Two RNAs folded together computationally: RNase P RNA and transfer RNA, 473 nucleotides in total.
It holds a member of the Rfam family "Bacterial RNase P class A". Rfam's curators write: Ribonuclease P (RNase P) is a ubiquitous endoribonuclease, found in archaea, bacteria and eukarya as well as chloroplasts and mitochondria.
Its mean pLDDT, the model's own confidence on a scale to 100, is 77.
[in-house]
RNA sequence: GGACGGGCAGCCGCGCUUUGGGAGGAGGGAAACUUUCUUUCGGGGCGAGGAAAGUCCGGUCUCCACAGGGCAGCAUGCCGGCUAACGGCCGGGGGGGCUCGCUCAAAGCGGGUUUUACGGAAAGUGCCACAGAAAAUGUACCGCCCGGCUUAGGUUUGUUCUAGGACAAAUCUUAGGCUGGGUAAGGGUGAAAAGGUGCGGUAAGAGCGCACCGCGGCGGCAGCAAUGUGCGCUGGCAGGGCAAACCCCAUGCGGAGCAAGACCAAAUAGGGGAGGAGGAGCGGCCCGCUCCGUCACAACUUCCGGGUAGGUUGCUGGAGCCGGGAAGAAAUUUCCGGCCAAGAGGAAUGGCUGCCGUCCGGGUUUAAUAGCCUGGGCACAGAAACCGGCUUAUAGUCC
RNA sequence: CGGGGCGUAGCGCAGCCUGGUAGCGCACCACAAUGGGGUUGUGGGGGUCGGAGGUUCAAAUCCUCUCGCCCCGA
Numbered sequence: 001g002g003a004c005g006g007g008c009a010g011c012c013g014c015g016c017u018u019u020g021g022g023a024g025g026a027g028g029g030a031a032a033c034u035u036u037c038u039u040u041c042g043g044g045g046c047g048a049g050g051a052a053a054g055u056c057c058g059g060u061c062u063c064c065a066c067a068g069g070g071c072a073g074c075a076u077g078c079c080g081g082c083u084a085a086c087g088g089c090c091g092g093g094g095g096g097g098c099u100c101g102c103u104c105a106a107a108g109c110g111g112g113u114u115u116u117a118c119g120g121a122a123a124g125u126g127c128c129a130c131a132g133a134a135a136a137u138g139u140a141c142c143g144c145c146c147g148g149c150u151u152a153g154g155u156u157u158g159u160u161c162u163a164g165g166a167c168a169a170a171u172c173u174u175a176g177g178c179u180g181g182g183u184a185a186g187g188g189u190g191a192a193a194a195g196g197u198g199c200g201g202u203a204a205g206a207g208c209g210c211a212c213c214g215c216g217g218c219g220g221c222a223g224c225a226a227u228g229u230g231c232g233c234u235g236g237c238a239g240g241g242c243a244a245a246c247c248c249c250a251u252g253c254g255g256a257g258c259a260a261g262a263c264c265a266a267a268u269a270g271g272g273g274a275g276g277a278g279g280a281g282c283g284g285c286c287c288g289c290u291c292c293g294u295c296a297c298a299a300c301u302u303c304c305g306g307g308u309a310g311g312u313u314g315c316u317g318g319a320g321c322c323g324g325g326a327a328g329a330a331a332u333u334u335c336c337g338g339c340c341a342a343g344a345g346g347a348a349u350g351g352c353u354g355c356c357g358u359c360c361g362g363g364u365u366u367a368a369u370a371g372c373c374u375g376g377g378c379a380c381a382g383a384a385a386c387c388g389g390c391u392u393a394u395a396g397u398c399c
Numbered sequence: 400c401g402g403g404g405c406g407u408a409g410c411g412c413a414g415c416c417u418g419g420u421a422g423c424g425c426a427c428c429a430c431a432a433u434g435g436g437g438u439u440g441u442g443g444g445g446g447u448c449g450g451a452g453g454u455u456c457a458a459a460u461c462c463u464c465u466c467g468c469c470c471c472g473a
Stems, first nucleotide, its partner, number of pairs: 001399004006356007014047015049380001053391002056389005061257004073253005078092005093118001094116009119248002124246002126242003141187002143183010153172008195213006214237001215235005220229003261313004271304005278292005320339008357378008400472007409425004419456001427443006449465005
């Protein structure tokens, strides 16, 4: 890195589907029979995963919105390719780590392996604690060098004298202090200090000059490109890090999600149309009496429509799986043959027993294994519209 | 299915945006005041920020993955 992720048998149970029988109801038919519904008893078939998980990306599908453009927001960010698409995958380039070889060693070169959120720090703003002189339009603490002043000392000369010195002046490859400059080699700090080494040069120094190395620019060459180049010319070399800080640039993105959406549609209460002259109470009934209406907004009857409960659908045949061939370096694409493999909806896919497998422990035997007996363990986790990825979890076995 | 927040000492919370010393209150320990306790005062201990990886000189803080808890909407 890849594959598998317990096996077999028996009993009981669950979901979907298919099929057969019995009983009952309804319809058709002259009948035989047949259709459909309900209920009951069987039979057959299929029934979780490599991640079904997290819901982190991308898409299919469905509905809503939509003249065009911009801002904001979010995401991505070396180059090429693959793909339905992607922040995924493949290949390449640059950088980093480890290791090996060359080399006494270092540096360097080459090989192998591994890793990489890898546009822009020369658009702007900002940050870089502590330490340190200085943390970024370069600075000056120590040190080094030059000048000035001054103190001490040395040397020389002169004056004076008690011949020991004292004083004055000049001078210095001397030392100290103050001060004005030069310097970035050396010291020291830090995660990071303004190209490195050497020679020349200089008052001391410095790419100040030169050689080599490093870096940048232009051209040539190689490559589709990123990029590479001990090929040529050229620049003394300027601008350290951080954008998983704000930001800038380029590219992409309309929103919501199967509880999307579609269809059928009860009771009750609303809405609309039509019919409708009587209705209610007292009362066992009739008469009678009272109230309301008769002007159309009454009761009642009937029809229509919306929506709720409920039911059906979306709902599993698809960027599908397996085998083989071809193209390609690979991702991937394509051709041929074969196959159908969960579809639930408060949510099925399970439980028990036995044997085998494997791991651990104990006992027995043995020189030690093997063998025998016995106990225990065997993971992570479970579809919920579907698909492609990523990430995370995972006992054990094999390659 | 979609969205948001929290995890820091025994407990309750700051600090995170804008990176550099992890702090406050209660609790705990010691001492003093009291005859003793309470109370008050003084002093002190206790963390490596839920876990892993990365960016950076440097991460509780920024980024990614992950674990647990809480809330909201359809």